Overview:
RNAcentral holds the sequence, with entries from ENA and MGnify. This is a predicted structure of a 72-nucleotide RNA (transfer RNA) from a Candidatus Villigracilaceae bacterium. The prediction has a mean pLDDT of 80. Rfam family: tRNA. Gene Ontology term of the family: triplet codon-amino acid adaptor activity.
This record gives sequence, C1' cells and structure tokens, in this order.
RNA sequence: GCCCCAGUAGCACAAUGGACAGUGCAGGGCACUCCUAAGGCUCUGAUGGGGGUUCGAUUCCCUCCUGGGGCA
Repeated sequence: GCCCCAGUAGCACAAUGGACAGUGCAGGGCACUCCUAAGGCUCUGAUGGGGGUUCGAUUCCCUCCUGGGGCA
C1' cells in the first nucleotide's frame, strides 16, 4: 500500500428496512427476612463520527476513525 471482518448500555450478546432498539450479568431503589445470601418487583443506562438513499436506517450506499485478520 491492497483486501476482508467487526464497532449497539460498564461487560457479553440479539435485533439485517417498520411500532417505546431487547436479553443476561453488573449498578440504584423497594418488598421479603431476626440478619445476610438466593429468588421477586422496579429504575437507570447504548446503535463509533459525518454525509446520502428511503415515507421510514441498528440494518442499504459513500467517506473518515478505532480494533482484528490476510497478502505484498
């Protein structure tokens, strides 16, 4: 330098054009308990940046950034 893959919550992953973007763990609160733990209820929290297509983008296109892999 070229090619491929990935980037979604603090962490691990879903959702691949359509409804308030879900799940588990972690965190806050509540109740229970003599106390703690487990289990229960509830809350908080996320689409890497910019642009485009579309009625509508996490999803498709372009570019940039970051990480990983391959070729030279």